[in-house]
RNA sequence: UCGAAUGUCGUCUAACGGUAGGACACUGGUUUCUGGCACCAGCAAUUGGGGUUCGAGUCCCUGCAUUCGAA
Numbered sequence: 001u002c003g004a005a006u007g008u009c010g011u012c013u014a015a016c017g018g019u020a021g022g023a024c025a026c027u028g029g030u031u032u033c034u035g036g037c038a039c040c041a042g043c044a045a046u047u048g049g050g051g052u053u054c055g056a057g058u059c060c061c062u063g064c065a066u067u068c069g070a071a
Base pairs, nucleotide, nucleotide: 001070002069003068004067005066006065007064010024011023012022013021018054026042027041028040029039030038047063048062049061050060051059
């Protein structure tokens, strides 16, 4: 320099173009003499910008980051 892939809660992982869910973690509660386990509840996310569409995490364009390949 060229080509390709990936980007979603703190972490991991889902989601036919139609309410962004789950697990772990964290917080609060119940239970316990205390802690752990267990149970209940809560918090929390789509990499930036633009476009298409009634409606975009998803489709299109462009940037950024990471990874892989070629030279």
Molecule: transfer RNA
Organism: uncultured bacterium